[in-house]
Molecule: Bacterial RNase P class A
Organism: Deltaproteobacteria bacterium
RNA sequence: GGAGUCGGACGGGUCAGCGCUGCGGGCUUUUGCCCGGAGAGGAAAGUCCGGGCUCCAUAGGGCAGAACGCUGGGUAACGCCCAGGGGGAGCGAUCCCCGGCAAGUGCAACAGAAAGCAGACCGCCCGCGUCCCUUGGCGGGAUGCGCGGCAAGGGUGAAACGGUGGGGUAAGAGCCCACCGGUUGCCGUGGCGACACGGCAAGCCAGGUAAACCCCGUUCGGAGCAAAACCAAAUAGGAGAGCUACAGCCCGGCCCGGGCUGCUCUCGGGUAGGUUGCUUGAGGCCGCGAGUAAUCACGGUCCUAGAGGAAUGCUGACCUCUCCCCCCGGUUCGGUUUCGGCCGGCCUGGGCGGGAUGACAGAACCCGGCUUACAGUCCGGCUCCCAUU
Numbered sequence: 001g002g003a004g005u006c007g008g009a010c011g012g013g014u015c016a017g018c019g020c021u022g023c024g025g026g027c028u029u030u031u032g033c034c035c036g037g038a039g040a041g042g043a044a045a046g047u048c049c050g051g052g053c054u055c056c057a058u059a060g061g062g063c064a065g066a067a068c069g070c071u072g073g074g075u076a077a078c079g080c081c082c083a084g085g086g087g088g089a090g091c092g093a094u095c096c097c098c099g100g101c102a103a104g105u106g107c108a109a110c111a112g113a114a115a116g117c118a119g120a121c122c123g124c125c126c127g128c129g130u131c132c133c134u135u136g137g138c139g140g141g142a143u144g145c146g147c148g149g150c151a152a153g154g155g156u157g158a159a160a161c162g163g164u165g166g167g168g169u170a171a172g173a174g175c176c177c178a179c180c181g182g183u184u185g186c187c188g189u190g191g192c193g194a195c196a197c198g199g200c201a202a203g204c205c206a207g208g209u210a211a212a213c214c215c216c217g218u219u220c221g222g223a224g225c226a227a228a229a230c231c232a233a234a235u236a237g238g239a240g241a242g243c244u245a246c247a248g249c250c251c252g253g254c255c256c257g258g259g260c261u262g263c264u265c266u267c268g269g270g271u272a273g274g275u276u277g278c279u280u281g282a283g284g285c286c287g288c289g290a291g292u293a294a295u296c297a298c299g300g301u302c303c304u305a306g307a308g309g310a311a312u313g314c315u316g317a318c319c320u321c322u323c324c325c326c327c328c329g330g331u332u333c334g335g336u337u338u339c340g341g342c343c344g345g346c347c348u349g350g351g352c353g354g355g356a357u358g359a360c361a362g363a364a365c366c367c368g369g370c371u372u373a374c375a376g377u378c379c380g381g382c383u384c385c386c387a388u389u
């Protein structure tokens, strides 16, 4: 210098003007006015997990259902984070994955003879027949048949039932043996553990898929701030008391009696509306200590939006980031030259020069995470390559 990988920070600035929403103070009967100060994010997003909080439910246990799944730790909790283990990719920094398919059931395109206790196209071998070679015999070659044997070699496939060598056989094969690899079981050593290493035994050689059913283990009551609590109009309806016992209707043939309709007052439920919940919190920053780390303890310091059909905006000037153009240089290469220079290209520095552009995205009860989006800028750790010393 180049390429890469991991992590962190920022994500326009200043001033002026005009607005918007809360808060404090003053004026004001109200409406409102003035002054001061505050006012989105790293993801406020997706609403995918976990918790706080609120209400409802709840003896205890189980079934069903859902989520998760190596080990240890952190945490309020988690599907998150840290450290480790195993496997995979990469030269490496680093990144990705994680119970069980050796419990049962199921599933798998194309190619291929055969794809799950599979299978024989070419091939190898055996038996029988025919023909040929051979003086004859032994033997050799070609060809057909058997629904004969084999699974070494070829070929197909992502994958064909371990590998090498030897024995064995008509030909072959873990069929048998030695070594290597794997698996399972037992033992020992190290480790809290996942696991690692070593030894012994067994021919056991076992494909993939669980974001297929399923098995094993762990966790989980439900709904969510439109939760929930309080205050509380108008209209209608409800309960109680009173008034007229005048009128109408019903029970009735008539009387007594009873009920309903009317008016007034009171009460409670509850709608609109209002208030609370609402932002001081598993909080931020700094220091110090424990810990490999995540994180935690202690001390100091700070207060930092609370709207609610929902404010946080717009305009101008200057600066700034990036890109393009123009101008002035530097360096190097090429062309040309009347040897003064000129033209073009790469890299690079500058200009009160001109123009364009400024990402993703907008809090809604609050936190901890994950995931996704993001113009551009800055910083740091590490790895690889090239050059120089």
Base pairs, nucleotide, nucleotide: 001385002384003383004382005381006380007379008378009377010376012319013318014317015316016315017314018313020039021038023036024035025034026033027032041360045371046370048369049368050367051366052365053224054223055222056221065220066219067218068217069216070084071083072082073081074080085098086097087096088095089094099215100214104213105212106209107208121154122153123150124149125148126146127145128144129143130142131141132140133139162180163179164178165177166176167175181205182204183202184201185200186199187198188197189196190195228276229275230274231273238267239266240265241264242263243262247261248260249259250258251257283302284301285300286299287298289296290295320358322356323355324354325353326351327350328349329348330347332345333344334343335342336341